[in-house]
This is a predicted structure of a 73-nucleotide RNA (transfer RNA) from a Candidatus Campbellbacteria bacterium. Lineage of the source: Bacteria > Bacteria candidate phyla > Candidatus Campbelliibacteriota. The sequence was found in a public genome assembly. It matches the Rfam family "tRNA". It is annotated as a transfer RNA.

RNA sequence: CCGCCUAUAGCUCAGCUGGUAGAGCAACCGGCUCUUAACCGGUAGGUCCUAGGUUCGAACCCUAGUGGGCGGA
Numbered sequence: 001c002c003g004c005c006u007a008u009a010g011c012u013c014a015g016c017u018g019g020u021a022g023a024g025c026a027a028c029c030g031g032c033u034c035u036u037a038a039c040c041g042g043u044a045g046g047u048c049c050u051a052g053g054u055u056c057g058a059a060c061c062c063u064a065g066u067g068g069g070c071g072g073a
Stems, first nucleotide, its partner, number of pairs: 001072007010025004019056001027043005049065005
């Protein structure tokens, strides 16, 4: 320098070839228990890497960039 993959909650990851963003773990509250753990119920937590574009509507499509990974020169 060129190509490909990847970026979504604190962490690990889903998200059906466009239609109002989810799970598990962790956190918090409660139940159970003599107490803790385990178990059960609930709550909160996200400008979906950034900036544009297309569209009635974008995490998803297009363009450019940034971080990480792999490969080739």